[in-house]
Context: one part of a larger RNA
RNA sequence: GAGUACCGAUAAACCGGGUGAGAAACCCGGUCGCCGCAAGCCCACGGUUUCCUGAGGAAGGAUAAUCCGCUCAGGGUUAGUCGGCCCCUAAGGCGAGGCUGAAAAGCGUAGCCGAUGGGAAACAGGUUAAUAUUCCUGUACUAUCUGCGAUCCGUUAUUACGAUGGGGUGACGCAGGAGGGUAGAUCAGCCGGGCGACGGUCGUCCCGGUUCAAGCGUGUAGAGGGGUUCUCCAGGCAAAUCCGGAGAGCCAUUCAACCUUGAGACGUGAUGAGGCUCUGAUCCUACGGGUGAAGAGUAACUGAUUGAUCCCAUGCUGCCAAGAAAAGCCUCUAAGGAGGGUCGUGGGUAACCGUACCUCAAACCAACUCAGGUGGGUGAGGAGAGAAUCCUAAGGCGCUU
Numbered sequence: 001g002a003g004u005a006c007c008g009a010u011a012a013a014c015c016g017g018g019u020g021a022g023a024a025a026c027c028c029g030g031u032c033g034c035c036g037c038a039a040g041c042c043c044a045c046g047g048u049u050u051c052c053u054g055a056g057g058a059a060g061g062a063u064a065a066u067c068c069g070c071u072c073a074g075g076g077u078u079a080g081u082c083g084g085c086c087c088c089u090a091a092g093g094c095g096a097g098g099c100u101g102a103a104a105a106g107c108g109u110a111g112c113c114g115a116u117g118g119g120a121a122a123c124a125g126g127u128u129a130a131u132a133u134u135c136c137u138g139u140a141c142u143a144u145c146u147g148c149g150a151u152c153c154g155u156u157a158u159u160a161c162g163a164u165g166g167g168g169u170g171a172c173g174c175a176g177g178a179g180g181g182u183a184g185a186u187c188a189g190c191c192g193g194g195c196g197a198c199g200g201u202c203g204u205c206c207c208g209g210u211u212c213a214a215g216c217g218u219g220u221a222g223a224g225g226g227g228u229u230c231u232c233c234a235g236g237c238a239a240a241u242c243c244g245g246a247g248a249g250c251c252a253u254u255c256a257a258c259c260u261u262g263a264g265a266c267g268u269g270a271u272g273a274g275g276c277u278c279u280g281a282u283c284c285u286a287c288g289g290g291u292g293a294a295g296a297g298u299a300a301c302u303g304a305u306u307g308a309u310c311c312c313a314u315g316c317u318g319c320c321a322a323g324a325a326a327a328g329c330c331u332c333u334a335a336g337g338a339g340g341g342u343c344g345u346g347g348g349u350a351a352c353c354g355u356a357c358c359u360c361a362a363a364c365c366a367a368c369u370c371a372g373g374u375g376g377g378u379g380a381g382g383a384g385a386g387a388a389u390c391c392u393a394a395g396g397c398g399c400u401u
Stems, first nucleotide, its partner, number of pairs: 013031006032398004040378004046358002050356001051075006060068002080141002082354003086119003092113003098107003122139005142350012161336001165332005173319004179312003184306005189210006195203001211273002215268003222261004226251008235243002275298005283290002320323001364373002380392004
């Protein structure tokens, strides 16, 4: 220079009380303002204790600080069903033998690894200062082993069963419109309460509530396939009763029957839970009250309209650019082979890892508490074509001078 620039979005503060040495900024209450396809809520990635409680006041915080994502101490993450691990494969990687190459090494078959994909099964309520589909309560489900009971097939044979083999399924594009539903929303009815400290308000008035899953039972709107029996066969690298091909018979040709699939609704789950009211332990108290363990009681719990981008649906129709694989599951036999399948009902097992907290952000990536960047789900009301825009709900904030 200069007590100058600057103190990082112009969403905004103000009042009362508390704590304290000290309060514009901390805590409590009230009013005001801002967001509301977000500046709300839930995850993934990443971070790695930042979470909760007590204490602190050097430094960090663009100011102060009694406060903090700061410092110190203590505490906190509970799973058969969520995700991983596991089983399976894609691109890609590695690669026994192998091919190539002065060497190092390169390529690559079988195979193995490799999710962003496929593969068994859980919901509702309650609870903690901090975890919960993990704990608790209630009601479930899956896989596998095993006991018992019932039933069926087979037991000396070509015939039950049986795979790393065969077949089916798994199994998939894009666009389009229609239908049936549900979530949600709105209103009415019903239930409980209110009647105004300022003129009016018993009324077509005001305020609040009217809620609940998986599972199990039933098998609907709809969608798909003609069904069934027998015979034969150079196909499916061997075999086959399976698949495929050919033929014959029977039944139907229709809103068919039968089979497969299938939301939702209804019943149950629920004599429960939730909600509300009352009593009220404990602790704190500026004695006004606050906190709220535990207990008791308990009303309505219906209908209509609207309505999804969600479900039926990997459906249907159309189109050309013709739209993963493997495991699993079902089935067939081979070697083998004397036991094997189904149902019901008991019992056992289900390990290990993640689980706190932030997550469009002051906790991640940007040297910073940085107006930048960051994938998915959810996403209410009025007006509106709308997830635009404006105002609002729930919820969250007023951006650290």
The prediction has a mean pLDDT of 80. A computed fold for a 401-nucleotide part of an RNA from a Dehalococcoidales bacterium, annotated as large-subunit ribosomal RNA, domain III. Lineage of the source: Bacteria > Bacillati > Chloroflexota > Dehalococcoidia > Dehalococcoidales.